[in-house]
RNA sequence: CGCCGAUAACGGCAAACCCGCCGAAAGGCGGAGACGCAAAGCUACGGGCCUAAAGCGCAGCAUGGGAUUGCGCCACGGCAGCCGGGCCGCCGGA
Numbered sequence: 001c002g003c004c005g006a007u008a009a010c011g012g013c014a015a016a017c018c019c020g021c022c023g024a025a026a027g028g029c030g031g032a033g034a035c036g037c038a039a040a041g042c043u044a045c046g047g048g049c050c051u052a053a054a055g056c057g058c059a060g061c062a063u064g065g066g067a068u069u070g071c072g073c074c075a076c077g078g079c080a081g082c083c084g085g086g087c088c089g090c091c092g093g094a
Base pairs, nucleotide, nucleotide: 003093004092005091012037013036018031019030020029021028022027035081041087042086043085045084046083047082048079049078050077055073056072057071058070059069060068
């Protein structure tokens, strides 16, 4: 340096549920709590997934405009605990 990971050691992280705050939502942060994790450390670069505020389209509504409601499209919003890539890193070879 590469590969590998135990019934080892020192430690670490924390799913769901619940509470508070932020957010339109997805989700995030904090508390509490442990399903799990050897990168469950960091990074939205590729794929994937989630959401759809704003915007656009259609309709409600004879015509034009505005407001509003519903539906559809859409990421410039998210997910690193979906997979891959990139960066960095503890212990050991039982």